This is a predicted structure of a 352-nucleotide RNA (Bacterial RNase P class A) from a Gammaproteobacteria bacterium. Of the family's consensus pairs, 97% are formed in the model. It matches the Rfam family "Bacterial RNase P class A". Rfam classes the family as a ribozyme. Its mean pLDDT, the model's own confidence on a scale to 100, is 79.
RNA sequence: GGAGUCGGACAAGCAGCCGCUCCGCUGUUUCGGCAGCGGGGAGGAAAGUCCGGGCUCCACAGGACAGGGUGCCAGGUAACGCCUGGGGGACGCGAGUCCACGGAAAGUGCCACAGAAAAUAUACCGCCGAACCGGCUUCGGCCGGUGGUAAGGGUGAAAUGGUGCGGUAAGAGCGCACCGCGCGCGUGGCAACAUGCGUGGCAGGGUAAACCCCACCCGGAGCAAAGCCGAAUAGGGAUCUCAUGGUGUUGUCCGCACCGGAUCCGGGUAGGCUGCUUCAGGCGCGUGGUGACACGCGUCGCAGAUGAAUGGCUGCUCUCGACAGAACCCGGCUUAUCGGCCGGCUCCUCCG
Numbered sequence: 001g002g003a004g005u006c007g008g009a010c011a012a013g014c015a016g017c018c019g020c021u022c023c024g025c026u027g028u029u030u031c032g033g034c035a036g037c038g039g040g041g042a043g044g045a046a047a048g049u050c051c052g053g054g055c056u057c058c059a060c061a062g063g064a065c066a067g068g069g070u071g072c073c074a075g076g077u078a079a080c081g082c083c084u085g086g087g088g089g090a091c092g093c094g095a096g097u098c099c100a101c102g103g104a105a106a107g108u109g110c111c112a113c114a115g116a117a118a119a120u121a122u123a124c125c126g127c128c129g130a131a132c133c134g135g136c137u138u139c140g141g142c143c144g145g146u147g148g149u150a151a152g153g154g155u156g157a158a159a160u161g162g163u164g165c166g167g168u169a170a171g172a173g174c175g176c177a178c179c180g181c182g183c184g185c186g187u188g189g190c191a192a193c194a195u196g197c198g199u200g201g202c203a204g205g206g207u208a209a210a211c212c213c214c215a216c217c218c219g220g221a222g223c224a225a226a227g228c229c230g231a232a233u234a235g236g237g238a239u240c241u242c243a244u245g246g247u248g249u250u251g252u253c254c255g256c257a258c259c260g261g262a263u264c265c266g267g268g269u270a271g272g273c274u275g276c277u278u279c280a281g282g283c284g285c286g287u288g289g290u291g292a293c294a295c296g297c298g299u300c301g302c303a304g305a306u307g308a309a310u311g312g313c314u315g316c317u318c319u320c321g322a323c324a325g326a327a328c329c330c331g332g333c334u335u336a337u338c339g340g341c342c343g344g345c346u347c348c349u350c351c352g
Base pairs, nucleotide, nucleotide: 001348002347003346004345005344006343007342008341010339012317013316014315015314016313017312018311020041021040022039023038024037025036026035027034028033043323047334048333050332051331052330053329054328055222056221057220058219062254063253064252065251067218068217069216070215071214072086073085074084075083076082087101088099089098090097091096102213103212107211108210109207110206111205124153125152126149127148128147131146132145133144134143135142136141161179162178163177164176165175166174180202181200182199183198184197185196186195187194188193226274227273228272229271236265237264238263239262240261241260245259246258247257248256279301281300282299283298284297285296286295287294288293318321
């Protein structure tokens, strides 16, 4: 100097005029509001509605099954499918990144095409001819059959353990060495797991993001939840069922509670307030921890609209502005994204 990788933030700025909304204070009011002063006013994702909760109600009656979710180990957290650290695997020279990562010896299913053959295993091209039979023979041998074989070749994602040596008629764990696999024991580690030793020639593999088995977890609905105040109406009508019935916030059954329930026609209301922002909150410092984070002290209050508040105009600056607007709240994940900034680490090249 270049290329990468991980993390942290910013998200046009400044000024003037007019305008919007919330809170507090003061004054005023025809009680509808109005005036003045002070303070606050969209995001890193507010998005997706994918997870987890807080909160509210069913409701203080529960249990089982069905159903659903997660899936290495240990921690963090209110909790999680999230985060941190570790183990294993894959990718990368590396810093790092990713993983839908329990079980195939409980069972079932599937592995197209090609290939002889993908499970009740076999022989397409081949190899042998030791043993037996037949034919030919220039007497070297050749051909065919019974038979032996799966090392070589081919097909395929995958071919019945791999490589090497010996052995054999030719071959084969047939034997041996190493690797692999099964079993046993030891060492380190909380554990996942790593590693060492011994033993057995041991025989089909893959697939569970297929069904399944195993371990752990799970009531439901949702701020349009729910509660209060006020107003209006028709305490309306019809049909069916009715205690052997019906309803009770997924389904089925048992249980418990209550006494009705379902469908259709018709009538009235759609107003106001609470919920609504002080919270598992932010920031700073210290202590502990590899870390996520926890604890202690101090400090701050940081949007609450409801057809929906941030707008309009003007001037200047420059790194020229992307993706994009809260609607009960919070912790995550995922997706979109202009431009510049800061820090750690890795690799390459050059100079000293």